This is a predicted structure of a 102-nucleotide RNA (c-di-GMP-I riboswitch aptamer) from Geobacillus jurassicus NBRC 107829. Rfam family: c-di-GMP-I riboswitch aptamer. About the family: GEMM was predicted in a large-scale screen for bacterial structured RNA regulatory elements. NCBI's taxonomy places the organism under Bacteria, Bacillota, Bacilli, Anoxybacillaceae, Geobacillus jurassicus. The sequence was found by an Rfam model in a public genome assembly.
[in-house]
RNA sequence: AUAUGAGGUCGGCAAACUACUCGAAAGGGUAGGACGCAAAGCUAUAGGGGCUAAAUCUGUUAAAUAAUGAUAAUGCAACAGACACGCCAGCCAGCUGCCCUU
Repeated sequence: AUAUGAGGUCGGCAAACUACUCGAAAGGGUAGGACGCAAAGCUAUAGGGGCUAAAUCUGUUAAAUAAUGAUAAUGCAACAGACACGCCAGCCAGCUGCCCUU
C1' cells in the first nucleotide's frame, strides 16, 4: 500500500412503532425507541430497479342547461389509463472511509 472481516476494542448508525410537523401523495424532518447494519457514510435526469400522481392529457358513464323532440355546445363531478428534473440508497449499484490481532 492492497485485499479480507474469522476473533476483538473504543465506538457509530438506527427499522417497526409513538408524538409533533412539512407534503396532494409517495415520503421527509425533530424527539423517543431498537429490528438490525463492517460502510445502515455519501451519491437519485445524467447506472439499474421500485413507489406516488397534485397538476396535465386521453377516454367512459351519469346528470343539468329544457315543456317536448332532434342536433350541437358548455362547464362540473366520478371512474379508468398515461405520465416525474416528485420520492426511495436499510433493493442492486457507484464513490469514499475507521480499525487491534490474523